[in-house]
Molecule: THF (Tetrahydrofolate) riboswitch aptamer
RNA sequence: AGCAGAGUAGAAAUCUGUGCGUUAAGUGCUGUGCGGACAGGGAGUUGCCGCAUGGACGAAAAGCAGGCCGCUUGCGGUACAGUUUUCGCAUCCCGCUGCU
Numbered sequence: 001a002g003c004a005g006a007g008u009a010g011a012a013a014u015c016u017g018u019g020c021g022u023u024a025a026g027u028g029c030u031g032u033g034c035g036g037a038c039a040g041g042g043a044g045u046u047g048c049c050g051c052a053u054g055g056a057c058g059a060a061a062a063g064c065a066g067g068c069c070g071c072u073u074g075c076g077g078u079a080c081a082g083u084u085u086u087c088g089c090a091u092c093c094c095g096c097u098g099c100u
Stems, first nucleotide, its partner, number of pairs: 001100005010087004015082005020076003029055008040094004061073004
């Protein structure tokens, strides 16, 4: 110098547990503002995430008990934690490992 490769955060799906909502929050879509993260180091987006505030859309309840609180089964592109599987630095430079 050339070629090849490893590694993270995280993402998706699955299952389990504990919750929340079912008096509709949450999820999903979207405008604006602010902020954050992105392999060992540096840079870093038009991509990603969070928060705030708007907009549009929008739902699945049933049974039992009962003075009230409740209980059970469901439902929600529901929250968190864990299991398993798959994917995995947007990108650039350097570094690391192997070979030449």